[in-house]
Context: one part of a larger RNA
RNA sequence: UGACGGGGGCCCGCACAAGCAGCGGAGCGUGUGGUUUAAUUCGAUGCAACACGAAGAACCUUACCUGGGUUUGACAUGUUGGUAGUAGUGAAGCGAAAGUGGAACGAUCCUUCGGGAAGCCAUCACAGGUGCUGCAUGGCUGUCGUCAGCUCGUGCCGUGAGGUGUUGGGUUAAGUCCCGCAACGAGCGCAACCCUCGCCGUUAGUUACAAGUGUCUAACGGGACUGCCGGUAUCAAACCGGAGGAAGGUGGGGAUGACGUCAAGUCAGCAUGGCCCUUAUAUCCAGGGCUACACACACGCUACAAUGGUCGGUACAGAGGGUUGCCAAGCCGCGAGGUGGAGCUAAUCUCACAAAGCCGGCCUCAGUUCGGAUUGCAGGCUGCAACUCGCCUGCAUGAAGCUGGAGUUGCUAGUAAACGCCGGUCAGCUAUACGGCGUUGAAUAUGUUCCCGGGCCUUGUACA
Numbered sequence: 001u002g003a004c005g006g007g008g009g010c011c012c013g014c015a016c017a018a019g020c021a022g023c024g025g026a027g028c029g030u031g032u033g034g035u036u037u038a039a040u041u042c043g044a045u046g047c048a049a050c051a052c053g054a055a056g057a058a059c060c061u062u063a064c065c066u067g068g069g070u071u072u073g074a075c076a077u078g079u080u081g082g083u084a085g086u087a088g089u090g091a092a093g094c095g096a097a098a099g100u101g102g103a104a105c106g107a108u109c110c111u112u113c114g115g116g117a118a119g120c121c122a123u124c125a126c127a128g129g130u131g132c133u134g135c136a137u138g139g140c141u142g143u144c145g146u147c148a149g150c151u152c153g154u155g156c157c158g159u160g161a162g163g164u165g166u167u168g169g170g171u172u173a174a175g176u177c178c179c180g181c182a183a184c185g186a187g188c189g190c191a192a193c194c195c196u197c198g199c200c201g202u203u204a205g206u207u208a209c210a211a212g213u214g215u216c217u218a219a220c221g222g223g224a225c226u227g228c229c230g231g232u233a234u235c236a237a238a239c240c241g242g243a244g245g246a247a248g249g250u251g252g253g254g255a256u257g258a259c260g261u262c263a264a265g266u267c268a269g270c271a272u273g274g275c276c277c278u279u280a281u282a283u284c285c286a287g288g289g290c291u292a293c294a295c296a297c298a299c300g301c302u303a304c305a306a307u308g309g310u311c312g313g314u315a316c317a318g319a320g321g322g323u324u325g326c327c328a329a330g331c332c333g334c335g336a337g338g339u340g341g342a343g344c345u346a347a348u349c350u351c352a353c354a355a356a357g358c359c360g361g362c363c364u365c366a367g368u369u370c371g372g373a374u375u376g377c378a379g380g381c382u383g384c385a386a387c388u389c390g391c392c393u394g395c396a397u398g399a400a401g402c403u404g405g406a407g408u409u410g411c412u413a414g415u416a417a418a419c420g421c422c423g424g425u426c427a428g429c430u431a432u433a434c435g436g437c438g439u440u441g442a443a444u445a446u447g448u449u450c451c452c453g454g455g456c457c458u459u460g461u462a463c464a
Stems, first nucleotide, its partner, number of pairs: 001464002003461003007458007015448002019411005026302008034293002042053002064288007073126001077125002080122004088105002093100002108117003128277002131275003137271002139266003142262001144260001149188006155164003168179003194254004199222007225248001228242005304404001308363007320351003325344002330339003370401001375396007417440007
């Protein structure tokens, strides 16, 4: 000087408390451990691994296994030699395919007509490696933590390590600002500048709206600054209350992550040193596996019902996607879907009926008209192909489950909770995941003793 303390003081955070909804029990989905397996590819492992890489494993992907092939190679550059029915197309046969095989057809450019280029064959350099090392690395990322800290120049103090500044008194979300002070200044952080939502104005309006401009759309500007008033305060910073205002003290949300810590994560996104393989650890193909299942954990979905279930009627969004695409009306089908073909490169057409809600009917507390797992049959769709191993529909079947032990998670307002809608990936989909969008819309906070994490000062130390 740090680090640590079941030392002290001050302060903060959904950290506790006060509340609401959950998880932990059930069934199922997904990930992981374990076990199994020819293989169940690899990585991630307290917080900060476990719906994580994966924004989508039937083949492909694919890195794994079994089997069958190839060896200058699936891909790149160069050297040397050869090659005219050459390159290319490639029949029969063998084969699961890859490949092998080779009948038959059959080219191009330049030219000084010698030849050269491309191609092909052979040869040598080499290619190739998702092989190892994240403890050799770059880059990127997580985390403490959007916590308020981390430093420098000059000066001063100290033999020196170092200190001072950055401590103190107030204040703040903040090392924010004020006052004081052997310090005076400065940098990276904080804040502001950026985006978005809320109010107003101007301009422009088609494809929006409905009959002239309001709504709306989208470009620019205004608006909020403790500016004004009262009180408290060192009459400083600031705090409390009020007015006006669409909005008030950072207005809400986002982007933005200091010096550093964890030899944190990633050699499998990419790049890259070293090491290793080179008829194999490279490469092609078929099939299988990544989907196994006594079990354990993690994240979720659906429920256990009457604030409900079901049937009929009826209302209101926002944000997105669409040309190898979205697909209307009409018709067929109980339905998934089929047919059909209009429109749309989209404020025009379309996906696209939002759902909870509201108005009526039935059910009357029961393992039920709750719940939907599981299984059987019959179909539909995508795709070369749904056996391993896809999704959807109809009929039948109707399991566990009557609110969940110890423990544990999220959330302070348009939030939690509930409700649906959309998107990416994508042929299809195991999405209940993830990222967004709106609709309905709460309860509680007396407080900081305690648990967890953090900041500042101080104290102890046999630790560095």

Predicted 3D model of a 464-nucleotide part of an RNA (small-subunit ribosomal RNA, 3' major domain) from a metagenome. Rfam family: Bacterial small subunit ribosomal RNA. Rfam links the family to the GO terms structural constituent of ribosome and ribosome.